[in-house]
Predicted 3D model of an 88-nucleotide RNA (c-di-GMP-I riboswitch aptamer) from a Syntrophaceae bacterium.

């Protein structure tokens, strides 16, 4: 240095779907289930994305339409912080 092999260990989360239960709603909560994930742990700071209850608009009028986040997504990215296992 070339080349082949082999590429740990204890584990951990849990998508879609089912069933539940809560919310206008996005979405959560539990339960089964496993799509995937080396932080797919925690966190709404910052971009973005989802609803729009209630306000405001327009309409004769509607269980109409647009606009809006105090709601929401952390498995959508970045930020902060935390963990496990191996080198150094």
């Nucleotide at each position: 240095c070339a080349c082949g092999a082999u590429u740990c260990a204890g584990g951990g989360c849990a998508a879609a779907c089912c069933g539940u239960c809560u919310g206008a709603a996005a979405g959560g909560g539990c339960g089964g289930g496993a799509c995937g994930c080396a932080a797919a742990g925690u966190u709404a700071c910052u971009g973005g994305c989802c609803u729009a209850a209630g306000u405001c608009u327009u309409g004769a009028g509607a269980c109409a339409a647009g606009a809006u986040a105090g709601g929401g997504c952390g498995g959508c990215a970045g930020g902060a912080c935390u963990g496990c296992c191996g080198g150094g």

Record summary
Its mean pLDDT, the model's own confidence on a scale to 100, is 84. The organism belongs to Syntrophaceae, within Bacteria.